A computed fold for a 1454-nucleotide RNA from an uncultured Eubacteriales bacterium, annotated as small-subunit ribosomal RNA. RNAcentral holds the sequence, with entries from ENA and SILVA.
RNA sequence: AGAGAGUUUGAUCCUGGCUCAGGACGAACGCUGGCGGCGUGCCUAACACAUGCAAGUCGAACGGAAUAGGCGAAAGCUUAUUUAGUGGCGGACGGGUGAGUAACACGUAGGUAACCAACCUUGAUGAGGGGAAUAGCCUCCCGAAAGGGAGAAUAAAACCGCAUAAUUUCGGAGAAUCGCAUGAUAGUCCGAAUAAAAGAGAAAUCUGCAUCAAGACGGGCCUGCGGCGCAUUAGCUAGUUGGUGGGGUAAAAGCCUACCAAGGCGACGAUGCGUAGCCGAUCUGAGAGGAUGACCGGCCACAUUGGAACUGAGAAACGGUCCAGACUCCUACGGGAGGCAGCAGUGGGGAAUAUUGCACAAUGGGGGAAACCCUGAUGCAGCGACGCCGCGUGAGUGAAGAAGGCCUUCGGGUUGUAAAGCUCUGUCAUUUGGGAAGAAAAAAGACGGUACCAAAUGAGGAAGCCACGGCUAACUACGUGCCAGCAGCCGCGGUAAUACGUAGGUGGCGAGCGUUGUCCGGAAUGACUGGGCGUAAAGGAUGCGUAGGCGGAAAGAUAAGUGAGAUGUGAAAUCCCUAAGCUCAACUUAGGAUGUGCAUUUCAAACUGUCUAUCUAGAGUACAGGAGAGGUAAGCGGAAUUCCUAGUGUAGCGGUGAAAUGCGUAGAUAUUAGGAAGAACACCAGUGGCGAAGGCGGCUUACUGGACUGAAACAGACGCUGAGGCAUGAAAGCGUGGGGAGCAAACAGGAUUAGAUACCCUGGUAGUCCACGCCGUAAACGAUGAAUACUAGGUGUAGGAGGUAUCGACCCCUUCUGUGCCGCAGUAAACACAAUAAGUAUUCCGCCUGGGGAGUACGAUCGCAAGAUUAAAACUCAAAGGAAUUGACGGGGGCCCGCACAAGCAGCGGAGCAUGUGGUUUAAUUCGAAGCAACGCGAAGAACCUUACCUAGACUUGACAUACCUUGAAUUACCUGUAAUGAGGGAAGCUCGCAAGAGCAAGGAUACAGAUGGUGCAUGGUUGUCGUCAGCUCGUGUCGUGAGAUGUUGGGUUAAGUCCCGCAACGAGCGCAACCCUUGUUGUUAGUUACCAGCAGUAAGAUGGGGACUCUAACAAGACUGCCUGGGUUAACCAGGAGGAAGGUGGGGAUGACGUCAAAUCAUCAUGCCUCAAACGUUUAGGGCUACACACGUGCUACAAUGGUGAGAACAAAGAGAAGCGAGAUAGCGAUAUGGAGCAAACCUCAGAAAACUCAUCUCAGUUCGGAUUGCAGGCUGCAACUCGCCUGCAUGAAGUCGGAAUUGCUAGUAAUCGCGGAUCAUCAAGCCGCGGUGAAUACGUUCCCGGGCCUUGUACACACCGCCCGUCACACCACGAAAGUCGACAACACCCGAAGUCGGUGGGGUAACCUUUAGGAGCUAGCCGCCGAAGGUGGGGUUGGUAAUUGGGGUGA
Repeated sequence: AGAGAGUUUGAUCCUGGCUCAGGACGAACGCUGGCGGCGUGCCUAACACAUGCAAGUCGAACGGAAUAGGCGAAAGCUUAUUUAGUGGCGGACGGGUGAGUAACACGUAGGUAACCAACCUUGAUGAGGGGAAUAGCCUCCCGAAAGGGAGAAUAAAACCGCAUAAUUUCGGAGAAUCGCAUGAUAGUCCGAAUAAAAGAGAAAUCUGCAUCAAGACGGGCCUGCGGCGCAUUAGCUAGUUGGUGGGGUAAAAGCCUACCAAGGCGACGAUGCGUAGCCGAUCUGAGAGGAUGACCGGCCACAUUGGAACUGAGAAACGGUCCAGACUCCUACGGGAGGCAGCAGUGGGGAAUAUUGCACAAUGGGGGAAACCCUGAUGCAGCGACGCCGCGUGAGUGAAGAAGGCCUUCGGGUUGUAAAGCUCUGUCAUUUGGGAAGAAAAAAGACGGUACCAAAUGAGGAAGCCACGGCUAACUACGUGCCAGCAGCCGCGGUAAUACGUAGGUGGCGAGCGUUGUCCGGAAUGACUGGGCGUAAAGGAUGCGUAGGCGGAAAGAUAAGUGAGAUGUGAAAUCCCUAAGCUCAACUUAGGAUGUGCAUUUCAAACUGUCUAUCUAGAGUACAGGAGAGGUAAGCGGAAUUCCUAGUGUAGCGGUGAAAUGCGUAGAUAUUAGGAAGAACACCAGUGGCGAAGGCGGCUUACUGGACUGAAACAGACGCUGAGGCAUGAAAGCGUGGGGAGCAAACAGGAUUAGAUACCCUGGUAGUCCACGCCGUAAACGAUGAAUACUAGGUGUAGGAGGUAUCGACCCCUUCUGUGCCGCAGUAAACACAAUAAGUAUUCCGCCUGGGGAGUACGAUCGCAAGAUUAAAACUCAAAGGAAUUGACGGGGGCCCGCACAAGCAGCGGAGCAUGUGGUUUAAUUCGAAGCAACGCGAAGAACCUUACCUAGACUUGACAUACCUUGAAUUACCUGUAAUGAGGGAAGCUCGCAAGAGCAAGGAUACAGAUGGUGCAUGGUUGUCGUCAGCUCGUGUCGUGAGAUGUUGGGUUAAGUCCCGCAACGAGCGCAACCCUUGUUGUUAGUUACCAGCAGUAAGAUGGGGACUCUAACAAGACUGCCUGGGUUAACCAGGAGGAAGGUGGGGAUGACGUCAAAUCAUCAUGCCUCAAACGUUUAGGGCUACACACGUGCUACAAUGGUGAGAACAAAGAGAAGCGAGAUAGCGAUAUGGAGCAAACCUCAGAAAACUCAUCUCAGUUCGGAUUGCAGGCUGCAACUCGCCUGCAUGAAGUCGGAAUUGCUAGUAAUCGCGGAUCAUCAAGCCGCGGUGAAUACGUUCCCGGGCCUUGUACACACCGCCCGUCACACCACGAAAGUCGACAACACCCGAAGUCGGUGGGGUAACCUUUAGGAGCUAGCCGCCGAAGGUGGGGUUGGUAAUUGGGGUGA
């Protein structure tokens, strides 16, 4: 003292990236803003700077001058003040900045026996006597100015000799102690050299001066260690490394120079390039770390750029000097001046950073004896919410839960005790009055009339910002409609958005709140603490071996590592703890602790290291054996292939899915014989052997490497790994020279195909082979680096050894080495691995860090080339990926089913017509349905109505519903008028109830009505489909980290997840089956309207009668693999049989699991939301839904003789009927009409069944087939048949002679064929729903097509194969590479020029101090010369950046 979450998937586990929640900031931006305290404020242009200030002071060092006063007649003297100059000290501190610097610059620890040191402190000693100048001042001159020059005069603590002097310095001698060496320290002797300044005071004395020694403060130099990136920077270095002589410095040193030697640094990263001031510390973090280096403190560097020295104790000097460059300013054009990275301030840059303030009162600094002066250091104030901290914006009470807002299911809820109201308070604020400490004893306070105190006033003056889909606390309404917009990640928005915008509400924080940026954290996501590499990214292709790392047993020594103690240091501030001071806090102060480090020293000796002397278990040598496609070279062999020659022989061969190209009558293929050539070695042959890997296969010989076994002689850790390095390294490819039979890239031809630059075929060149030399890569794989040790077993196989046994060979046991399989523990995300580890440990090497870009570009190395090795970035995405799970899918596999195919029958597709749809047309042709599963479907029936559409007219509380008021019964003939409704006129008429009132109608007003308007992708309900397919699930248990699995799989069986057996499962549910209806048989009961055998009887089951039969309709029976035989696992069950009306669910129906298709329907109905409101509502007339070049679906009728026509004459079932069915009869050719018996129906009616059957005719024709179309004449329904009905008669007589590709239905009372009925309905049926009559053919079988079920397998699919997805091309945008060139930058190099300046030479010119003598000399020096030398110039290279016509690939996009 350590917290996680979202996001890859249909779901899961893992790997892995991205993102978020936290903290911090010298910040900026947006909105907002009351007060105070303490901090803090150019991060960018080390860009340029106007103006003012930031370093002066000393008269007690000096001579003057000015002013004022005093004295004096005056000259002048004196006092006070001020001061330019000389002189002293200070301008090397303080203050600023971070450009440069990768360095002894910094940090830390040391050294200096190699040094300095003004001011300060202490001690010792001393200060004698002289000299020569000079500034200021004055006069004159030059200049615009800055400034300069000449002459004259002058002082000092300024300057110069001399004297004195050692515990100083130098030289010499001698010798003690100490030190790691040079040497150091103390002391002795001799010689030489070297000092000084005065001032104040009445004085005491004080301040100064000189020399030496010591201390303190502060520095210089040297050294160990430590802290950035790039190796796509690997070699660098000539003063370079060392020595000697000389020079030089305060001081060591190539610091400099001459000569000599050839060294020095570097993989423990030199050199180069890039970046950067370093540290105490700051931020973060559990820590280890990571990041940073604002403020404060220490050090360094710099001061417009570059160079240089002077002065000085100290400088290579921010506010000094000289020179050069750039820039700015002044100018009289001759020449001058300047340096804010000091404090303010200005411009500029920028997202962005303050006042041209007050004061030296405090703290500190400089000068001074002091007073004092100076101090933009500093103390304060101002500005800025920039940060931290504190306070306030009121408190109590107050439910009619006010009004208003928002929501609403209209009831209410919420804002909300919130407000108002009532009662209070006075922090801040405002006003008035008082008023500090900050200065140790008087005066003197910028801050400041500030802090603080007292009084008064009055709730008055003081709240916002962000968020509300998840992460993440907080939800509703409206607007918008993939638009506008949001977004940190996932993502939201396409008409019901908790995700956009607004409002209400809520949450969070609060004088702030959000956003952006940066850093750390989370991230164990670079893993020391603390990760990995079989398949997720990741083991080098393999070996040998260098450096390095690591290393067996026992003993002794040592003490480098290691451990413990002590000492020094680790500045202060900071952090932490404890106290204290500001009212608290922030802040400040004091004490303590910490500071993990470094150095010195003492001790210990286990472990590691080192040394010594040993050992034998590791490694090795020698000996004895056997095994082997180990390697190299030479020789030999047979089979096959092709070719050549010759023979035989004749028309084909060859090849394929089928063909063709090709070969062949010039004789192929085939076959026989002989010959040639090259390459490869059948059988043996084996998850057998050998090798480091690549790899190695006929036989023999020669040479040669390695492993294994046995025994235990030798030797004695000699070992393991291995960065670089060296060697080996399949195939293809390259070079030179051979060789070339077969095969065969490229290429040619033939096929296939939409195409076929392929797969197939015929040919065929490089190549394949050999020798030599390159290349150096492979899915070079066990996708598994090497080594050592340990950790259950079982079973093969190869090579040895031993034992047992045997006469012997086998067999059996033990053991070593190799090579396989299974398997426990353990490991692992899982799959799996498991003594040949992916287990447990150790050592060493290599490698990984999201996907794409990319193993690419550039650079470098290698290569003849191809190319190899090394190896990025911009940009882009939120994933990419591994293993396993469930599904789905597969032109994967296995099993099985279905009129699925096959076997059959009848069709459709061709014709005409009907009907629906599309399309077109139209004022409208209303709408919906769209593969199967829309299309004779909604529609079980459009002339009006229907009706939803169009045109025209009319109405507006409405055609319809509820509520209110007034009036009135309601209602209905009739007339006018209209296309019609509406409208107008007018008459008749007055309900029930005691009343209230009720029903109905008219008028009025408002809520509202209304909509076949939209959304079936907002819905309910209903329906279709897979599919009457056999499936779909659950509970408990078990297995798995988990999704899930098991059960439900397996062996049989079934129509069936039907049943049986087995089984980590045991049970259960929805489905299957059964129960229901109908049909087939029988019985019982009951006989009317049904029936009639016998009796009577009739035209007639009419009637009497009967209850037997048929039938009717209720209840029962019957069928269950119950029985037999065989098979089968003694099962389930199957095959056959008996009996039976019926036999293995008897036939048919109803019945439709979990779910799929955003399937269909808002136009049946219901319904949310939206829309219309004098119309998208209602109503009337007419029209349309009936159109017609055309296309499709479904039907009807046909094409004829199994037929048509005419005649005769049989046999049903199931239904319907009152505004109905309608008989007999009559009329009509007929449709039908007249009429009305019977019947609410086992009674009457519709109602004639038709095909079939019998007879006749037609005779193969567009017909006596076929009936479309059309004309005429009629009938029916209905207000009304023109658009637009049905029927009848006569006449007309079209296409059509069996239908292309394709395609449909059907397995038995079925198909086919024949008629009948019903619903709808005024009328209208070729459709639909039912009914019966006649009544077949075929099924070998499951290879194939379609659909489905179960198991299994693969998968990169999950919107699930109608999936996913690759590449080119076209377009747009983005970043990058190359590029003829072109434009810069940087660091060096060579040469030229060479400022200032130090040093050296010269010094004929100049020269006060000293000497000598006045003539000179010594010394110094101007000038000149030389070395070095900045800037500049020239040149060729180097590194790096920008840009570029064109070009290359890459990324993104509906």